The RNA shown here (transfer RNA) has 72 nucleotides and comes from Candidatus Moranbacteria bacterium RBG_13_45_13. Model confidence (mean pLDDT): 82 of 100. Its Rfam family is "tRNA". By type it is a transfer RNA.
RNA sequence: GCCGCUAUCGUCUAGUGGUUAGGACAGCGGGUUUUCAAUCCGUCAACCGGGGUUCGAUUCCCCGUAGCGGUA
Numbered sequence: 001g002c003c004g005c006u007a008u009c010g011u012c013u014a015g016u017g018g019u020u021a022g023g024a025c026a027g028c029g030g031g032u033u034u035u036c037a038a039u040c041c042g043u044c045a046a047c048c049g050g051g052g053u054u055c056g057a058u059u060c061c062c063c064g065u066a067g068c069g070g071u072a
Base pairs, nucleotide, nucleotide: 001071002070003069004068005067006066007065010025011024012023013022018055027043028042029041030040031039048064049063050062051061052060
């Protein structure tokens, strides 16, 4: 250089065009406990950037950025 794959809460991850964008861990608040741990309840928080298609895009297409892999 060329080819392919991936990008979603702080972290890991689900989501095949109409979801309130879901779950786990972490954080925060509370219950329980003499205290801590454990446990239970609640809460906070996300679609890599730009453009296109569509009535409607996290999802499909293009370009870019970043990461990973292959190839000489």
RNAcentral holds the sequence, with entries from ENA.